Molecule: transfer RNA
Organism: Candidatus Njordarchaeota archaeon
Parts: sequence; C1' cells; structure tokens
RNA sequence: GGGGCCGUAGUCUAGCUUGGUAGGAUGCCGGACUCGGGCUCCGGUGGUCGCGGGUUCAAAUCCCGCCGGCCCCA
Repeated sequence: GGGGCCGUAGUCUAGCUUGGUAGGAUGCCGGACUCGGGCUCCGGUGGUCGCGGGUUCAAAUCCCGCCGGCCCCA
C1' cells in the first nucleotide's frame, strides 16, 4: 500500500441478509423468603447501536467518508 471481518447498556451478546417502537444474559437498586446472609422468586434501572454525512414517511439495518481493533496479501 491492497483486501476481509468486527464496533449495540458497566460487561458479554442477539438483531443487520429481507428498513417499521432496540432484545437477552450478567451487573446494579428495591421487595418477598431467612434469625442474618446466600440461593430462589417478583419488580425496577441502565442504550449518542464507534463518529459524520446521504437515501427514505421511517435507518442498528441500505449507500459514502472517517476513527479504532483483529486477520490475510504485498
């Protein structure tokens, strides 16, 4: 220098192909249970979907550029 993959909650991750209210686990908070704690159960909390722009009534998803990480070729 060329090419490919990845970036979503504090952490891990699904969803992207085929656009239509962002989901799960874990963590955290509260409650039930217990003498107390743990386990278990119930409820709650937390998201610029890496950044910017474009297309569209509507973008995590499609298009372009950039940033970061990993891999391959040279």